A computed fold for a 75-nucleotide RNA from Labrys sp. (in: a-proteobacteria), annotated as transfer RNA.
RNAcentral holds the sequence, with entries from ENA.
Its mean pLDDT, the model's own confidence on a scale to 100, is 83.
Rfam family: tRNA. The family's RNA type in Rfam is transfer RNA.
């Protein structure tokens, strides 16, 4: 250079053309003489950018940028 896979919550990871979830982590209740464990509620997210398509895009197409793999090239 060239294919391919990937980017959603603080992190791991789901989702699916009808405005988005799980565990853990956090915060607050309950429980206990007190932690812890446990069980309840709760905050937390322009879905990587930027354009197209469509009544509607996180989800389809295209450019880019970030990661990870194969190839291939020059020393």
């Nucleotide at each position: 250079g060239c294919c391919g896979c990937g980017u959603u919550a603080g992190c791991u990871c789901a989702g699916u053309g009808g405005u988005a979830g799980a565990g853990c982590a956090c915060a607050c209740c309950a429980u206990u003489g007190g932690u812890a464990a446990u069980g309840g509620u709760g905050a937390g997210g322009u879905c990587g950018a930027c354009a197209g398509u469509u009544c509607a895009a996180u989800c389809c197409u295209g450019u880019c940028a970030c990661g990870c793999g194969g190839c291939a090239c020059c020393a």
Lineage of the source: Bacteria > Pseudomonadota > Alphaproteobacteria > Hyphomicrobiales > Labrys.